Large-subunit ribosomal RNA, domain VI from a metagenome, 274 nucleotides, folded computationally.
Its Rfam family is "Bacterial large subunit ribosomal RNA".
The full RNA is in RNAcentral, with records from SILVA.
Context: one part of a larger RNA
RNA sequence: CGCAGGAUAUUUGAGAGGAUCUGUCCUUAGUACGAGAGGACCGGGAUGGACGAACCGAUGGUGGUCCAGUUGUCGCGCCAGCGGCAUAGCUGGGUAGCUAUGUUCGGAAAGGAUAACCGCUGAAAGCAUCUAAGCGGGAAGCCCCCCUCGAGAUUAGAUAUCCCGUUUUGUGGAAACACGAAACCUGAAGGCCCCUUGAAGACUACAAGGUUGAUAGGCUGGGUGUGUAAGCACAGUAAUGUGUUAAGCUAACCAGUACUAAUAGGCCGUGAGG
Numbered sequence: 001c002g003c004a005g006g007a008u009a010u011u012u013g014a015g016a017g018g019a020u021c022u023g024u025c026c027u028u029a030g031u032a033c034g035a036g037a038g039g040a041c042c043g044g045g046a047u048g049g050a051c052g053a054a055c056c057g058a059u060g061g062u063g064g065u066c067c068a069g070u071u072g073u074c075g076c077g078c079c080a081g082c083g084g085c086a087u088a089g090c091u092g093g094g095u096a097g098c099u100a101u102g103u104u105c106g107g108a109a110a111g112g113a114u115a116a117c118c119g120c121u122g123a124a125a126g127c128a129u130c131u132a133a134g135c136g137g138g139a140a141g142c143c144c145c146c147c148u149c150g151a152g153a154u155u156a157g158a159u160a161u162c163c164c165g166u167u168u169u170g171u172g173g174a175a176a177c178a179c180g181a182a183a184c185c186u187g188a189a190g191g192c193c194c195c196u197u198g199a200a201g202a203c204u205a206c207a208a209g210g211u212u213g214a215u216a217g218g219c220u221g222g223g224u225g226u227g228u229a230a231g232c233a234c235a236g237u238a239a240u241g242u243g244u245u246a247a248g249c250u251a252a253c254c255a256g257u258a259c260u261a262a263u264a265g266g267c268c269g270u271g272a273g274g
Base pairs, nucleotide, nucleotide: 001152005163006162007161008160009159010158011157015149016148017147018146021049022048023047024046025045026044027043033038051106052105053104054103055102059100060099061098062097066093067092068091069090070089071086072085073084074083075082076081111143112142117137118136119135120134164273165184166183167182168181169180170179171178172177185271190268191267192266193265194210195209196208197207198206215261216260217259218257219256220255221254222253225249226248231244232243233242234241235240
């Protein structure tokens, strides 16, 4: 921009893409078959491999904004306590998120038309013949079924709902009406800008929210992690230990709470539609 008014939702499905894999074991049954050796179809069940999707409760990884330990050195006047630098100094753990080697699930079943092939009825050709007329069966393949996208599907679809004026006047006309014009008023429904953000994201888009508010931050409470802070007291010459103390601190987690910031405002979009 189009989809002959504008808008918000919900959809149909032309079409396109994805997927389509397979082993072993048990049973039927040591049955049918076979002299024996051997050894099934059909049917029922179990469990794997590879591949794919989703997810993070558990198992692990990571986790440079969390906790602790510790070396050297410098600084905060000294002690104590801290901070800087040294690969994040090194080391041990670790929340959220993201993840696989982890977990769950999938390729199932059904239907239709067929291939090779197997048939029924059956003439030409008194027989025979699956074929010439006619009618069946039959595959991991084809069309569906399953999953995703999908009306720019220009054949531009459907459904529901929402929104939008008065006056004057011109042409045609007997009128109804049809097609226009102007003035004044109006600016709807809805959307956007802008702002607070996000398990959304390169930007954009998408999603949540904007005081009639829990959108983010803060605060409070909880959770999680680390592992018993500092100070003081006591014991010990001291290193250190013990008590206060499962302490102190604690990111992205879960709630609550308007304290802070989403204020105020502007713009687009018109007036019933070939």